[in-house]
RNA sequence: CCUUCGGGGCAGGGUGAAAUUCCCUACCGACGGUGAUGGCGCAUUGGAAGUUCAUCCAAUGCAGCACAAGUCCGUGACCCGCAGCGCUUUCGUAAGCAUGCGGCUGAGCCGGUGAGAUUCCGGGACCGACAGUAUAGUCUGGAUGGGAGAAGG
Numbered sequence: 001c002c003u004u005c006g007g008g009g010c011a012g013g014g015u016g017a018a019a020u021u022c023c024c025u026a027c028c029g030a031c032g033g034u035g036a037u038g039g040c041g042c043a044u045u046g047g048a049a050g051u052u053c054a055u056c057c058a059a060u061g062c063a064g065c066a067c068a069a070g071u072c073c074g075u076g077a078c079c080c081g082c083a084g085c086g087c088u089u090u091c092g093u094a095a096g097c098a099u100g101c102g103g104c105u106g107a108g109c110c111g112g113u114g115a116g117a118u119u120c121c122g123g124g125a126c127c128g129a130c131a132g133u134a135u136a137g138u139c140u141g142g143a144u145g146g147g148a149g150a151a152g153g
Base pairs, nucleotide, nucleotide: 001153002152003151004150005149012024013023014022026138027137028128029127030075031074032073033072038067041062042061043060044059045058046057047056048055070126071125079103080102081101082100083099086097087096088095089094109123110122111121112120130141131140132139
């Protein structure tokens, strides 16, 4: 530099003229990092049963593999401000776009184990851009867009 990939979710019920928007209940969790003792695998030893192999259980060790956090750390999308010499539209002013910088950017506790956990196990919580519409994390729309990034050449 090129190619491909790159977000999930209201089932059931109530009220109402009208709600997947309110109420009860249900459901969902982008990307990178971390991820202590988790998971898988391998080896050794011991045990179970067995003729043997295979199998199962436990302990110890190993480096490798990939998995493992919506709430931790960082990033992205939306939105806002400034710049905007390139591109588009315009007679022009100007407007829009790429791009750069900045802003904004939600929510986690308790118990257990342990030397060590906001990540494991259990419990019970909490969070979710903008526009539209009966008030929306889940519908429709900007968006056949953008995108952190992943894989390959």
Notes
FMN riboswitch aptamer (RFN element) from Paenibacillus rubinfantis, 153 nucleotides, folded computationally. Its Rfam family is "FMN riboswitch aptamer (RFN element)". Rfam links the family to the GO term FMN binding. RNAcentral holds the sequence, with entries from MGnify. Model confidence (mean pLDDT): 75 of 100.